[in-house]
Context: one part of a larger RNA
Molecule: small-subunit ribosomal RNA, 5' domain
Organism: uncultured bacterium
RNA sequence: GGUGAACGCUGGCGGCGUGCCUAACACAUGCAAGUCGAGCGGUGCAGCUGGAGGCUUCGGCCGAAGGCUGCAUAGCGGCGGACGGGUGCGUAACGCGUAGGAACGUGCCCCCUGGAGGCGGAUAGCCGCGGGAAACUGCGGGUAAACCGCCAUAGACUCGGGAGAGUAAAGGCCGUAAGGCGCCAGGGGAGCGGCCUGCGUCCCAUCAGGUAGUUGGUAGGGUAACGGCCUACCAAGCCUACGACGGGUAGCCGGUCUGAGAGGAUGGCCGGCCACAAGGGCACUGAGACACGGGCCCUACUCCUACGGGAGGCAGCAGUGGGGGAUAUUGGACAAUGGCCGAAAGGCUGACCCAGCAACGCCGCGUGGUGGAUGAAGCCCUUCGGGGUGUAAACACCUUUUCUGGGGGAAGAUAAUGACGGUACCCCAGGAAUAAGGGACGGCUAACUACGUGCCAGCAGCCGCGGUAAUACGUAGGUCCCGAACGUUGCGC
Numbered sequence: 001g002g003u004g005a006a007c008g009c010u011g012g013c014g015g016c017g018u019g020c021c022u023a024a025c026a027c028a029u030g031c032a033a034g035u036c037g038a039g040c041g042g043u044g045c046a047g048c049u050g051g052a053g054g055c056u057u058c059g060g061c062c063g064a065a066g067g068c069u070g071c072a073u074a075g076c077g078g079c080g081g082a083c084g085g086g087u088g089c090g091u092a093a094c095g096c097g098u099a100g101g102a103a104c105g106u107g108c109c110c111c112c113u114g115g116a117g118g119c120g121g122a123u124a125g126c127c128g129c130g131g132g133a134a135a136c137u138g139c140g141g142g143u144a145a146a147c148c149g150c151c152a153u154a155g156a157c158u159c160g161g162g163a164g165a166g167u168a169a170a171g172g173c174c175g176u177a178a179g180g181c182g183c184c185a186g187g188g189g190a191g192c193g194g195c196c197u198g199c200g201u202c203c204c205a206u207c208a209g210g211u212a213g214u215u216g217g218u219a220g221g222g223u224a225a226c227g228g229c230c231u232a233c234c235a236a237g238c239c240u241a242c243g244a245c246g247g248g249u250a251g252c253c254g255g256u257c258u259g260a261g262a263g264g265a266u267g268g269c270c271g272g273c274c275a276c277a278a279g280g281g282c283a284c285u286g287a288g289a290c291a292c293g294g295g296c297c298c299u300a301c302u303c304c305u306a307c308g309g310g311a312g313g314c315a316g317c318a319g320u321g322g323g324g325g326a327u328a329u330u331g332g333a334c335a336a337u338g339g340c341c342g343a344a345a346g347g348c349u350g351a352c353c354c355a356g357c358a359a360c361g362c363c364g365c366g367u368g369g370u371g372g373a374u375g376a377a378g379c380c381c382u383u384c385g386g387g388g389u390g391u392a393a394a395c396a397c398c399u400u401u402u403c404u405g406g407g408g409g410a411a412g413a414u415a416a417u418g419a420c421g422g423u424a425c426c427c428c429a430g431g432a433a434u435a436a437g438g439g440a441c442g443g444c445u446a447a448c449u450a451c452g453u454g455c456c457a458g459c460a461g462c463c464g465c466g467g468u469a470a471u472a473c474g475u476a477g478g479u480c481c482c483g484a485a486c487g488u489u490g491c492g493c
Base pairs, nucleotide, nucleotide: 002491003490005489006488007487008486012365013364014363015362016361017360018358019357020323025321026320027319029318030317031316034079035078036077039076040075042073043072044071045070046069047068048067049066053062054061055060086276087275088274095201096200097199098198099197100196101195104193105192106191109189110188111187112186113185114184115183117151118150119149120148121147126141127140128139129138130137131136157166158165159164172181173180174179202248203247204246209239210238211237214236215235216234217233218232219231220230221229251273252272253271254270255266256265257264258263278299279298280297281296282295301312302311303310304309329355331354332353337351338349339348340347341346368398369397370396371395378389379388380387381386403430404429405428406427407426408425412420437482438481439480440479441478442463443462444461448477449476450475451474452473458465459464
């Protein structure tokens, strides 16, 4: 000098930050990813229209089908759920950092070119009948689409040495129209991602040999793509004291702390990359996942059950138990920034923006200012003369940051829209009023006396103090240091 700190004592305010370092222990409850009716068929409600038909006291009243419009939306379909948010378990590795590389992919976005002809099909919703305690589920009937399929068209695409062969679409939706939004194929771009390589990346040699898909080749499979990635066959290689293999520890970096530097230590908050989502395995869908709030299986655990069978995964935000020396609210709002969906209006968003709690840190401010005695009282010391506390107090005058009360009142928001917030800030009134402690005083090291104690009780970072005059223990007065803090402890330089 530093700290995500903790502990002791004390504690007035504000701004900005930070806040489970331990059990990647288990989790009650709520919320954290939806959206589009301008893709589709329905359904419900309302309004307008419509009038079959019925009643009639002949005035009129009720009113089905159908049509139009508006609102809502369970289902199908589309896009998003691979982002954003969390954690650091694992990982000593092309994981990360840096510099390169070639055999790759890319939804949405941008630019360019061309195309969108014809015809079919299924299924949910719905209806009917069942099963089950539930979770859910079976059979039958019928139905829409931008759902699924067939034919056609075809080059700049793919395959092929070539001839040639192969593969597409939603004539959708909105609009009176113009036009807009979409669809298919191809080329390019941007951004993003997969892969390969050189170099760098902790400790132990009381780990010295390791290796059978092992090392290479051929052929094939697989992938978006190279590859022993996988398979068959062939060869017998490959790594290693320049530390292989094994064991331990650990996410890596930008950075951060320290230091004159070299270096040492570290990786919390913020940013980049990686890994993981109760433990383990697997694939499906998809442009993208082997997928935190998707699926399947095994295991452990918890819960429901009618005992047949089911449900669940906070290392999201808050919160609970537990562990621990120790770490916060089951808050507000989508106003801003950003994200997803939508033509839009808008919806969703515990991302985010705010508020709450904590001296945990940094910074700022205050607890009053001026005057006031050869100097009150009290307390302490004393050679009993006096000395100290000490201008300190009282007292007088002044001020009002802060505080309390009242009034006004933002920026942040382009026209509208403000959670924060009646906040910040401004004005007025009141009254010194609401606000000081902690540690130390033997040397190192700044600050000394008295009493008590008597190797006891105790102190202590090191040296060391205490056995009857202790500046070293305890108390008091005084003094020194820092101050809303001051000390102690842990850890790193």